[in-house]
RNA sequence: GUUUGAUAAUAGCAAACCGGUAGAAAUACCGGGACGCAAAGCCACGGAUCCUCAACCUUCGGGUAAGGAUAGCCGGGUUACCUGA
Repeated sequence: GUUUGAUAAUAGCAAACCGGUAGAAAUACCGGGACGCAAAGCCACGGAUCCUCAACCUUCGGGUAAGGAUAGCCGGGUUACCUGA
């Protein structure tokens, strides 16, 4: 430097749920809490999924476009502890 995750060790993160805040919502953040995670660190580039205040159309059922969200959905990019090779 590359690679690996069987066995450790030092650490780390934190699902659901509950409370608070923001938001039209998806959801995010803070606190509690642990289902789990070898990148469950970071990044919306590709796919996938989720949301719809406003705008336009409408047979008033919805539709279009646009915007937003998910990195703990997958791929990709990037950084990284330790053991083994």